[in-house]
Context: one part of a larger RNA
Molecule: small-subunit ribosomal RNA, 5' domain
Organism: Arthronema africanum SAG 12.89
RNA sequence: GAUGAACGCUGGCGGUAUGCUUAACACAUGCAAGUCGAACGAAGCUUUUCGGAGCUUAGUGGCGGACGGGUGAGUAACGCGUGAGAAUCUGCCUUCAGGUCGGGGAUAACGACUGGAAACGGUCGCUAAUACCGGAUGUGCCGAGAGGUGAAAGCUUAAUGUGCCUGAAGAUGAGCUCGCGUCCGAUUAGCUAGUUGGUGGGGUAAGAGCCUACCAAGGCGGUGAUCGGUAGCUGGUUUGAGAGGAUGAUCAGCCACACUGGGACUGAGACACGGCCCAGACUCCUACGGGAGGCAGCAGUGGGGAAUUUUCCGCAAUGGGCGCAAGCCUGACGGAGCAAUACCGCGUGCGGGAGGAAGGCUUUUGGGUCGUAAACCGCUUUUAUUGGGGAAGAAGCUCUGACGGUACCCAAUGAAUCAGCAUCGGCUAACUCCGUGCCAGCAGCCGCGGUAAUACGGAGGAUGCAAGCGUUAUCC
Numbered sequence: 001g002a003u004g005a006a007c008g009c010u011g012g013c014g015g016u017a018u019g020c021u022u023a024a025c026a027c028a029u030g031c032a033a034g035u036c037g038a039a040c041g042a043a044g045c046u047u048u049u050c051g052g053a054g055c056u057u058a059g060u061g062g063c064g065g066a067c068g069g070g071u072g073a074g075u076a077a078c079g080c081g082u083g084a085g086a087a088u089c090u091g092c093c094u095u096c097a098g099g100u101c102g103g104g105g106a107u108a109a110c111g112a113c114u115g116g117a118a119a120c121g122g123u124c125g126c127u128a129a130u131a132c133c134g135g136a137u138g139u140g141c142c143g144a145g146a147g148g149u150g151a152a153a154g155c156u157u158a159a160u161g162u163g164c165c166u167g168a169a170g171a172u173g174a175g176c177u178c179g180c181g182u183c184c185g186a187u188u189a190g191c192u193a194g195u196u197g198g199u200g201g202g203g204u205a206a207g208a209g210c211c212u213a214c215c216a217a218g219g220c221g222g223u224g225a226u227c228g229g230u231a232g233c234u235g236g237u238u239u240g241a242g243a244g245g246a247u248g249a250u251c252a253g254c255c256a257c258a259c260u261g262g263g264a265c266u267g268a269g270a271c272a273c274g275g276c277c278c279a280g281a282c283u284c285c286u287a288c289g290g291g292a293g294g295c296a297g298c299a300g301u302g303g304g305g306a307a308u309u310u311u312c313c314g315c316a317a318u319g320g321g322c323g324c325a326a327g328c329c330u331g332a333c334g335g336a337g338c339a340a341u342a343c344c345g346c347g348u349g350c351g352g353g354a355g356g357a358a359g360g361c362u363u364u365u366g367g368g369u370c371g372u373a374a375a376c377c378g379c380u381u382u383u384a385u386u387g388g389g390g391a392a393g394a395a396g397c398u399c400u401g402a403c404g405g406u407a408c409c410c411a412a413u414g415a416a417u418c419a420g421c422a423u424c425g426g427c428u429a430a431c432u433c434c435g436u437g438c439c440a441g442c443a444g445c446c447g448c449g450g451u452a453a454u455a456c457g458g459a460g461g462a463u464g465c466a467a468g469c470g471u472u473a474u475c476c
Stems, first nucleotide, its partner, number of pairs: 001475003005472005012346006018339002020304001025302003029299003034063003039060002042057006070257003079182007088174002093170008101135001103133002110125006140149003154162002183229003190220003195217008232254004236247004259280005282293004310336001312335003318332001319330004349379004359370004384413006393403001420465005425446003431460005441448002
C1' cells in the first nucleotide's frame, strides 16, 4: 500500500459499487419456461338476422424447455491461453434455383364400462390435422456403368401473405487434430497388453485402437515418465521503480458440475439444473398393496462459522421464448430495501470578541495552560424540518414509468439536527500530576513496573487521523 474481510469503540447525509471466502451440508413455503385458436378436432360460455360470430381452454400438433440464471465439487488435462490445421455437422436467419401431385390407415381428446387410498390406469367404441404411412415426380446421393435409393402441408386475405419439401451458397454456433506455454514432491525411477504400429471389418456428423479379429513387438522416461499432493484456466486484480512476487470475489471469455453413481431416449443441438430410466443414501405421504421429491435459480429456513442482505416492486426500459399480430411468459434484467463493507463527495458553521471571565489541571503561589476557546455581537443556511412546483429515462401518430411525487427547482424557519477513535520511552508526531510499588498491569521490537514510573491505571494537556478510528488475519 491492499482486502468480498472480521472484531472493539463510535456514528450525520448523498452518490457509486460490493455483500456465505466456512457445510458441492440439509431444505418448509412461494415464484424462476412457456407460447401458438392464422395447424387440429372437441367441450363450455356469450351473442345471433339461426348462416354464423366472439371468448376460454384440458387434449393432438408446432417451436422453445441445449438459451438465460447458479456453483467451482472434480480436473495438472489439448481443460485453459496462444498460434496453426483438416476429415465434419449446423434449427432459426440471409441469398439463389426448383417443387408443393394424388391417395390411405390410425389415434388422443370424447362416450360407455371399470381398477386403485393415492399416484396413475385398463377394456370397448367414435373422430381431426401442418400428426403418421405408401404411390408419383424429383437438378440430389451411392455406383466405373447398368442400376439402386430417398421429399413435401397446408393455412389465410378484398388484393398473396405466410408456411412446407429438395438442392447450392453465406452467416452464426459447435465437434475434432497439432506446435508452444501452464503448481509442488525423486524421502515417487522405472511405467505400459488396446499398450505402440500394421491389415481386414465395424463405428461416428467427422480423422483416429474409437471398437473388434489377426499379425508384428513396440511406445514413454533424468529435457523427470509413472505415482502422490494441491488446484477450475484466462482477460485481469494487487504490490513493486522495474524485473518479479502473490492472487483469480464482483465484470467478461472458456471449461466442468446439477442429491451420489450409471445409462440412453428425443432432437439441428443434451447424454439434458427446474426431462426420462436403473441403482444408492436421505426426506415425505400411505388405506401397507404402493407412491412422491431433489434451491450449486430468486427470496427465505435450520446448521456450520469471526462473518455475508428482503420470503420486496415491475415487466416502464434492455434482452430472451412463442405468436402474422394484439399479446402472454421472463426472481434474466430494471429498481427499491438492509449493511460505514469499500471508494468518492458534503456537513457538524462563518466573522468579530480579553475583564485573557468562571471552572478544570498545574505551580517555584508570582504565574502558566485549556484559550478567541466560551459567554456576548453580527452574518449565512450547505445540511435539517415544513410547504409549493416537478422531470428526462418513451422508442412509436395516440397510448404506455416499477423506480416515484424520486432526482431537481423555489420559499419559509432557525446555529438551529450532527465527533469520535487511537496514541504520547525510542523506532514515531505528541508531557505533566496523582495512584500503584517486580503487585496490578503494558508490550510490534528493544524493553517498562521492586516508593519520586513522560512505558502500568486515572486526570489535565498534546499529537495523528476523522464519520470514522484502532486491533486481528492475509498478500506484496